Overview:
Large-subunit ribosomal RNA, domain II from Rhipiliopsis peltata, 689 nucleotides, folded computationally.
[in-house]
Context: one part of a larger RNA
């Protein structure tokens, strides 16, 4: 891991509630007892109904409350139906028990341990070899004596190097190891607080510790064994056979409360009421509002103007008065604006109404009662907001929808997007949403236009004689626009400034007058300063086989801005449409509808008709396994039972029967009862491989 066994809503006792049976001339018996002993019987002790109110005396179809006779409160009455009452059983549910199963760390007791280790007593061992050489000593020098010296002897050290021993500092290997801490190659201490042997001592609130919470039998922030003990777990993980009806929630408030409860809200079952009925939907009516927008009448804010209370400057006086002012600025006016916590105003929508009207469904709907459930972790999308950065697959709230509990078809693949709700069958039509060259079902349709970027096949501020189409002006056959020729003069070097300024450094200027077809006191380029070239402006030419040129605007496809890590990619080939816009007719496509045809259920019952997606939950009716009691008129069985394993058969499933093999002695069916009554999940558990 895989097979096979085996693993979880039970018993007791008490309640409700319902469902079924006794008995109702109300029902019943506990406990003991007795007999024909898995049932009779006797037991009336109690219970429970049978009248209630009141706290209670207490009264009583009444009673409490009150000064009250009123008003209220609960009760009796009434009122369809054997209604109601009891006593059993049988379901469901609850409360107390281990209480649906397995799981804790923990806490308590009582007892085991120092053969491992720690530390200590007793006894006993053990340390190669080498190497320095304290103190003291012996001689010799030396001193009055001593001190001091000198060579020797001596053999002191938690001394020195290094084996045995003991440690463990570093590196490999090893890491389902040879090994639950080694191996190997280096490394530390080795006469010492040095190491060991044996035997004893200290015990869990403790013990022992050159102190690390170490260490006390591979176990230590409190050992192990058994017990309390099925501790307890608002947590995790598991919870076993089919069919059939309906079907949530993820929300409000409370909460030592937020992943858990309680109570509403929302499921499901039963019952009972409700026709001037209740839902839905669509228009009308009456209705209230203070959003949205909009406005500035208040409240804040706030733009440029006018008027200018006061102030600041200046002037002025001895001080003043007054004067002046291109500052400041209340109020006042006109003007441009803003506001969730401003509103003189004011919608759409959406509520509301025991109004109206017209539709829909075969009570669909509503309330109420009664036992009694889940759920109280959402999630995206779209729409109004609040937070955040008008970021987030963000976060918080409302209004829908969809997932969740919802398959099917479409978006290439996609829980929440678009389409559309699946009883079953079926090689049959008909649309939805999307589609229609091939992949791949269906138009290589059909009319019109754009776009040339492979734009379609991702962005933006800005950019540009890309292209369509409109719109406004202005020039133009008296020749525009571009090009080409030729002219652009004089007063004049205009005045001022300047070292100079001469069209062209700069300042000023009614910036002017002539001559002319035209020509600026000069559009840019030059120079020290002139010089020159250029341009406006002005003739001609040329052109165009006759319309077009400038300008400025308003759209449509387009283009440039446009950088990311393995090779590109609208799903792909591929395509100038098979790309974009309008306008048409077909086809295709879903579990949608239709059609044939079968089940179920529920409602009329006369043909009919309506419904049948489901998590959590909730209700109904079934299979199947063990025992057990009756029946099988004498079940079935060596002419082969259980069990095992193959076939193919019937049923909507569970499952049934029915043949062959195989097995070698039990078993089965009907109708009832009782349960150790159904496995694939628990890091289940026990075998096997």
């Nucleotide at each position: 891991g895989c097979c096979g066994g085996c693993g979880a809503c039970u018993c007791g006792u008490a309640a409700u509630u319902u469902u079924u049976g006794g008995c109702g001339u109300g029902g019943u018996u506990a406990a003991a007892g007795a007999a024909a002993u898995u049932u009779u019987c006797u037991g009336u002790a109690g219970c429970c109904a049978g009248a209630g109110u009141g706290a209670a005396a207490a009264c009583a179809a009444g009673u409490c409350u009150g000064a009250a006779a009123g008003g209220g409160g609960c009760g009796u009455a009434g009122g369809a139906a054997c209604u109601c009452g009891u006593c059993a059983a049988a379901a469901a549910u609850u409360a107390c028990g281990g209480a649906c199963c397995c799981g804790a760390a923990c806490c308590c007791g009582a007892g085991u341990g120092a053969u491992c280790u720690a530390a200590c007593c007793a006894u006993g061992a053990c340390c190669a070899g080498g190497a320095g050489g304290a103190a003291g000593c012996c001689a010799g020098g030396g001193u009055a004596a001593a001190a001091c010296u000198u060579u020797g002897u001596g053999g002191a050290c938690g001394u020195c190097c290094g084996a045995a021993c003991c440690g463990a500092c570093c590196g490999a290997u090893g890491u389902u190891g040879a090994a639950a801490a080694a191996u190997c190659g280096g490394c530390g201490g080795a006469u010492g607080a040095g190491u060991u042997g044996u035997g004893g001592u200290u015990a869990g609130g403790g013990g022992u510790g050159a102190a690390a919470u170490g260490c006390c039998a591979a176990u230590c922030g409190a050992a192990c064994u058994c017990g309390g003990a099925g501790c307890u777990a608002g947590c995790u993980g598991g919870u076993u056979c089919u069919c059939c009806c309906c079907g949530a929630a993820a929300u409000g408030c409370g909460u030592u409360g937020u992943g858990g409860c309680g109570c509403a809200g929302c499921a499901a079952u039963u019952a009972u009421a409700g026709a001037a009925g209740a839902u839905c939907u669509a228009u009308u009516a009456a209705g209230g509002g203070g959003u949205a927008g909009a406005g500035c009448a208040c409240u804040g804010u706030u733009u440029c103007g006018g008027u200018g209370c006061g102030g600041g400057c200046c002037a002025g006086u001895c001080a003043a008065a007054u004067g002046g002012u291109a500052c400041c600025a209340a109020a006042c006016u006109g003007u441009c604006g803003c506001a969730a916590a401003c509103u003189c105003c004011g919608a759409a929508u959406a509520c509301u109404u025991a109004a109206a009207u017209a539709g829909a469904a075969u009570a669909c709907c509503u309330a109420u009662a009664a036992a009694a459930a889940g759920u109280g972790a959402g999630a995206c999308u779209u729409u109004g907001g609040g937070g955040g950065a008008u970021a987030a697959g963000c976060u918080c709230c409302a209004a829908a929808g969809u997932c969740a509990a919802g398959a099917g078809g479409g978006a290439a693949a996609c829980a929440g997007c678009c389409c559309a709700g699946a009883u079953c069958a079926u090689c049959a039509g008909c649309u939805a949403a999307g589609g229609c060259c091939c992949c791949u079902a269906a138009a290589u349709a059909a009319u019109u236009g754009c776009u040339a970027a492979g734009u379609g096949u991702u962005a933006a501020a800005g950019g540009a004689a890309g292209u369509c189409u409109c719109c406004a002006c202005g020039c133009u056959g008296a020749a525009a626009c571009a090009g080409c020729u030729a002219g652009a003069a004089g007063g004049u070097u205009c005045g001022c400034u300047u070292a100079g300024a001469a069209g062209c450094a700069g300042c000023a200027a009614c910036u002017c007058c002539u001559u002319g077809a035209a020509a600026g006191a000069a559009u840019g380029c030059g120079u020290a300063a002139u010089a020159g070239c250029u341009c406006a402006c002005u003739g001609g030419u040329c052109g165009a086989u006759a319309a077009g040129c400038a300008u400025g605007g308003a759209u449509g496809c387009g283009c440039c801005g446009a950088a990311a890590a393995u090779g590109u990619c609208u799903g792909g080939g591929a395509c100038u449409a098979a790309g974009c816009g309008a306008u048409u007719u077909g086809c295709c496509g879903a579990a949608g509808c239709u059609a044939u045809g079968a089940g179920g259920u529920c409602c009329a019952u006369u043909u009919g008709g309506g419904c049948c997606g489901g998590u959590a939950g909730g209700g109904g009716a079934g299979c199947g396994u063990u025992c057990u009691g009756u029946u099988u008129u004498c079940g079935a069985g060596g002419u082969g039972a259980a069990g095992g394993u193959c076939u193919a058969u019937u049923g909507a499933a569970a499952a049934a029967g029915a043949g062959g093999c195989u097995g070698g002695a039990u078993c089965a069916a009907a109708c009832a009862g009782a349960a150790g009554u159904g496995a694939g999940a628990a890091u289940g558990u026990u075998g096997g491989c």
Rfam family: Bacterial large subunit ribosomal RNA. Its family is annotated with structural constituent of ribosome and ribosome in the Gene Ontology. NCBI's taxonomy places the organism under Eukaryota, Viridiplantae, Ulvophyceae, Bryopsidales, Rhipiliopsis.